Context: one part of a larger RNA
RNA sequence: AGCAGAGAGUGAAUGCCUUGACUCAAAGAUCCGAUGAAGGACGUGGCCAGCUGCGAAAAGCUUCGGCGAGCUGCUAAGCAAGCUUUGACCCGGAGAUGUCCGAAUGGGGAAACCUGUUACGAAUUAUGUCGUAACGCCCACGUUGUGGGUGGUAACUAGGGGAACUGAAACAUCUAAGUACCCUGGGAAAAGAAAUCAAUAGAGAUUCCCAAAGUAGUGGCGAACGAAAUGGGAACAGCCCAAACCUUAUCCUUCGGGAUAGGGGGUUGUAGGACCUCAAUACCUGAAUAUGCCGUAUAGCCAAAGGAGCCUGGAAAGGCCCGCCAAAGAGGGUGAUAGCCCCGUCGGCGAAAUACAGUAUAUUCGGCAGAGUGUUCCUGAGUAGGGUCGGACACGUGUAAUCCGGCUUGAAUCUGGGAGGACCACCUCCCAAGGCUAAAUAGUCUUUGAGAUCGAUAGUGAACUAGUACCGUGAGGGAAAGGUGAAAAGUACCCCAGUAAGGGGAGUGAAAUAGUACCUGAAACUCUUUGCUU
Numbered sequence: 001a002g003c004a005g006a007g008a009g010u011g012a013a014u015g016c017c018u019u020g021a022c023u024c025a026a027a028g029a030u031c032c033g034a035u036g037a038a039g040g041a042c043g044u045g046g047c048c049a050g051c052u053g054c055g056a057a058a059a060g061c062u063u064c065g066g067c068g069a070g071c072u073g074c075u076a077a078g079c080a081a082g083c084u085u086u087g088a089c090c091c092g093g094a095g096a097u098g099u100c101c102g103a104a105u106g107g108g109g110a111a112a113c114c115u116g117u118u119a120c121g122a123a124u125u126a127u128g129u130c131g132u133a134a135c136g137c138c139c140a141c142g143u144u145g146u147g148g149g150u151g152g153u154a155a156c157u158a159g160g161g162g163a164a165c166u167g168a169a170a171c172a173u174c175u176a177a178g179u180a181c182c183c184u185g186g187g188a189a190a191a192g193a194a195a196u197c198a199a200u201a202g203a204g205a206u207u208c209c210c211a212a213a214g215u216a217g218u219g220g221c222g223a224a225c226g227a228a229a230u231g232g233g234a235a236c237a238g239c240c241c242a243a244a245c246c247u248u249a250u251c252c253u254u255c256g257g258g259a260u261a262g263g264g265g266g267u268u269g270u271a272g273g274a275c276c277u278c279a280a281u282a283c284c285u286g287a288a289u290a291u292g293c294c295g296u297a298u299a300g301c302c303a304a305a306g307g308a309g310c311c312u313g314g315a316a317a318g319g320c321c322c323g324c325c326a327a328a329g330a331g332g333g334u335g336a337u338a339g340c341c342c343c344g345u346c347g348g349c350g351a352a353a354u355a356c357a358g359u360a361u362a363u364u365c366g367g368c369a370g371a372g373u374g375u376u377c378c379u380g381a382g383u384a385g386g387g388u389c390g391g392a393c394a395c396g397u398g399u400a401a402u403c404c405g406g407c408u409u410g411a412a413u414c415u416g417g418g419a420g421g422a423c424c425a426c427c428u429c430c431c432a433a434g435g436c437u438a439a440a441u442a443g444u445c446u447u448u449g450a451g452a453u454c455g456a457u458a459g460u461g462a463a464c465u466a467g468u469a470c471c472g473u474g475a476g477g478g479a480a481a482g483g484u485g486a487a488a489a490g491u492a493c494c495c496c497a498g499u500a501a502g503g504g505g506a507g508u509g510a511a512a513u514a515g516u517a518c519c520u521g522a523a524a525c526u527c528u529u530u531g532c533u534u
Base pairs, nucleotide, nucleotide: 001533002532003531004530005529006528007527008526009525015519016483017482020454021453022451023450024449025448026447027446028445029444030443031152032151039101040100041099042055043054044053046079047078049075050074051073061095062094063093064092065091066090070083071082072081106115107114108113116135117134118133119132120131121130122129136150137149138148139147140146141145156186157185158184159183160182161181167174171220196203197202207234208233209232210231211230217225218224238436239435240434241380245264246263247262248261249260250259251258252257269414271379272378273377274376275374276372277371278370284367285366286365287364288363289362290361291360292359293358295356296355297354298353300349301348302347306322307321309320310319311318323340324339325329331343332342333341385409386408387407388406389405390404391403392402395421416431417430418429419428420427470477471476490518493505494504495503496502
């Protein structure tokens, strides 16, 4: 020096554990804000650094309920001082207080600061000083005023704008993608009661799911994109205007009438309505408010049944023995594995206050109905359609219907008009150019429950002071870090030592090679020792 064995050290893997995550389901909620939000700054405790709570009334105040013996939040023990069966602490409902910044709103400003005006008040001889209230901008209206708006918001959703990387093995049409991103609105949004589909049979608003189907198609027919009818489910709900006609008020008038505002009327395609004639006066139903009842939510309450037996052990819940309950043998805890020890569980019960849903009654305000003849009137115009250029439709101009827009043209009026994928005829279906509409659907939060999800390099970035420390001018980036023991019983006392660090005894404990650098404690690596080889 090498190899091998043993014993230590270092180190943290592994195993076991779980306070934390992740996913799904159900129920509820789905907005907050000038009555000052979201988010912060600064304060606030007897000793208080951080977290939590709170706001100069500051880990709290009042009140109404619940609970019932201890309490003064956590890291975090201690000292001091207190509170409490005249009900503290804690839990829930309602209220009070709520500094400063922040839409921030009297003015200013480098956020958490500076500084006004008016009125009233405190204090001072007086000024300085202090307190309370009002004072921003925009819009509307019944205009000395009152009301509304402003800002925030993860995801979802609708609308207005709208990329590129990328793919096409290059790249330009195409794709990525109407995605990311920006703006505006909503609580759910959007859509929605056929100028729809279909095809000789029919359906009957919209939305969502499954299938149809990776089909029909589109496509430098490349890459790729990609329906619909129809069938099965979820949920179901239908309505209101404009016009004709009648009428009121005001204004204008060439006196024929017209305009504006309001009321009645009326709302559809087997055409309907107005006008005219006849008949009729019921039933049903919507909204708001108040009250009652019921239910739910926001605190809680009751809740069965074992043993001081024997064994092992530090400890019994384990083994043995003899019992019991069970509408409860879900689960968790307790010194190992407990139906009967504790919390719970099954099954029941409960609200002064507030909120929500349902229902009943009352009040107020609304909505809704028939038949027939005639063919005089009405039935959404710069509209439909055309040209041209774009866009959307699965559909890239194509045979390109359909829908939307710019420019330019431009109808018909029920003997009317549109559609059925160029176009024409027949046939069939429907009635545009006005509007509203719950549910089924999307997302998030809360609560409850569940899991062939993870178990500390996993699972959220975060099981711990976590969006913290730290980095960056900034936008932004962004960690590491869990485990003594059943219980601190956390090693009194002695010794070595530098009044260290550390260690040796002693003691605690089942265990200290469980000693806070603490469960287990692999490997690399280091050391000691033994053997062998050289």
Source information: The prediction has a mean pLDDT of 84. This is a predicted structure of a 534-nucleotide part of an RNA (large-subunit ribosomal RNA, domain I) from a Candidatus Peregrinibacteria bacterium. It was read from a public genome assembly.